[in-house]
RNA sequence: GCAAUGUGCGUCUAGGGUUCCGGCUGAAUCCGUUCAGUGCUGGUCCGAGAGAGGCAGUCCCACCCGGCGAUCGGGUCGGAUACACGGCGGGAUAAAAGCCCGGGAGAU
Numbered sequence: 001g002c003a004a005u006g007u008g009c010g011u012c013u014a015g016g017g018u019u020c021c022g023g024c025u026g027a028a029u030c031c032g033u034u035c036a037g038u039g040c041u042g043g044u045c046c047g048a049g050a051g052a053g054g055c056a057g058u059c060c061c062a063c064c065c066g067g068c069g070a071u072c073g074g075g076u077c078g079g080a081u082a083c084a085c086g087g088c089g090g091g092a093u094a095a096a097a098g099c100c101c102g103g104g105a106g107a108u
Stems, first nucleotide, its partner, number of pairs: 007056003011052002015046002020043002022040001023038006057081004062076005083103001085106001089101003
């Protein structure tokens, strides 16, 4: 200097707003409810690269099985899967966010 690889899918949480439910306020009422407003502890909902867990994948050692054999296929136990400061602005959804742009710009 170049190439490849730092993976995927759930669950949960930090967090988020207001489509629905509920609460609160007001109005109407045929007294059954209806309409409007309001993020208001909550339920539904969204939700982390740098948060937690799980399952899988990949790589490595050893061993086992199949195979003439292989840099072949399958399986079992164990190990590894590191590190990570980060705007402004924009986008989606009903709306917003640690979501997406983004392990970006930038910094060291």
Record summary
This is a predicted structure of a 108-nucleotide RNA (Guanidine-I riboswitch aptamer) from a Gammaproteobacteria bacterium. It matches the Rfam family "Guanidine-I riboswitch aptamer". Its family is annotated with regulation of gene expression in the Gene Ontology. The organism belongs to Gammaproteobacteria, within Bacteria.